[in-house]
Context: one part of a larger RNA
RNA sequence: CUGGGUGUAAAGGGAGCGUAGGCGGUCUGGCAAGCCAGAAGUGAAAGCCCGGGGCUCAACCCCGGGACUGCUUUUGGAACUGUUAGACUAGAGUGUCGGAGAGGUAAGUGGAAUUCCUAGUGUAGCGGUGAAAUGCGUAGAUAUUAGGAGGAACACCAGUGGCGAAGGCGGCUUACUGGACGAUAACUGACGCUGAGGCUCGAAAGCGUGGGGAGCAAACAGGAUUAGAUACCCUGGUAGUCCACGCCGUAAACGAUGAAUACUAGGUGUUGGGGGACACAGUCCUUCGGUGCCGCAGCAAACGCAAUAAGUAUUCCACCUGGGGAGUACGUUCGCAAGAAUGAAACUC
Numbered sequence: 001c002u003g004g005g006u007g008u009a010a011a012g013g014g015a016g017c018g019u020a021g022g023c024g025g026u027c028u029g030g031c032a033a034g035c036c037a038g039a040a041g042u043g044a045a046a047g048c049c050c051g052g053g054g055c056u057c058a059a060c061c062c063c064g065g066g067a068c069u070g071c072u073u074u075u076g077g078a079a080c081u082g083u084u085a086g087a088c089u090a091g092a093g094u095g096u097c098g099g100a101g102a103g104g105u106a107a108g109u110g111g112a113a114u115u116c117c118u119a120g121u122g123u124a125g126c127g128g129u130g131a132a133a134u135g136c137g138u139a140g141a142u143a144u145u146a147g148g149a150g151g152a153a154c155a156c157c158a159g160u161g162g163c164g165a166a167g168g169c170g171g172c173u174u175a176c177u178g179g180a181c182g183a184u185a186a187c188u189g190a191c192g193c194u195g196a197g198g199c200u201c202g203a204a205a206g207c208g209u210g211g212g213g214a215g216c217a218a219a220c221a222g223g224a225u226u227a228g229a230u231a232c233c234c235u236g237g238u239a240g241u242c243c244a245c246g247c248c249g250u251a252a253a254c255g256a257u258g259a260a261u262a263c264u265a266g267g268u269g270u271u272g273g274g275g276g277a278c279a280c281a282g283u284c285c286u287u288c289g290g291u292g293c294c295g296c297a298g299c300a301a302a303c304g305c306a307a308u309a310a311g312u313a314u315u316c317c318a319c320c321u322g323g324g325g326a327g328u329a330c331g332u333u334c335g336c337a338a339g340a341a342u343g344a345a346a347c348u349c
Stems, first nucleotide, its partner, number of pairs: 003321004007303002012317001014201004021194003025088007033081002035077008048066007091191001092188003095184004103177007110154001115149007125136002162169002206247006215241002220236004258316006266294013298305002322349003331342004
């Protein structure tokens, strides 16, 4: 390379937007690049294959035929691909109406709780553990009542519930704003799918500058435990956790399952809409979108998956090719740094 693969054996990019490229709905006409057929030229000889012949045979040699699957020119064909012209509405998008939602950004605001401060009541303990001790407390703690300060997070509702491309999103109110869905069928008329590079977003931790700091808490200190205990347990406690702006760009970034489209038994929950029937607080039937469970065919090494496929097919991208060495070295790009991305070989089994 040809293949065969990628839920768990090696392998799906963390996610989206999108450039080039690849692929692409229905009908009609034209063209003829791909495609198909005919003809001509060329495709040296030797070699090769088939038939025949000559050396006693063979190797070897000679003759005839084939082949040389190719290229060029030319004459036709028009189903498919392409291209061009015209048309269509089933893909895609727009409009109108409607309801659902922790989707996003900003501002404001509420109550419970922890901690601290002030004052009152009150007296000897509190706290903590397996048991203790460190610690706090007669300079009045813990407990309790009232007032105040400040920061962070939002109990119940809460649900294999909802929303978002993913990361993720949860008190309440307001403003601005994105997307999806249902109904309708007015409009555009293939405008689509995927997407190498590229751009954007991207938990936590970490970094820079400036704020903030209640609780929690790496590091650190002390007390225990222990043979030891640089731990698990306890008492403290600084970065950090929070905010603004800027970086970082990684995760078991997981459904360990790329995106899109079509098709392929059923059953049962739940969520957002629509339609219909009836003995109408409701029940039943039906339809579109999401989200679960069970299960047939089929698939699978098995586990299992099974209309939300890991089934049957098509298109495009990414990735894998024995283990270790190694996600290392070197080089390059990015970064303030930490480091990230790309990514070998020797050697060894």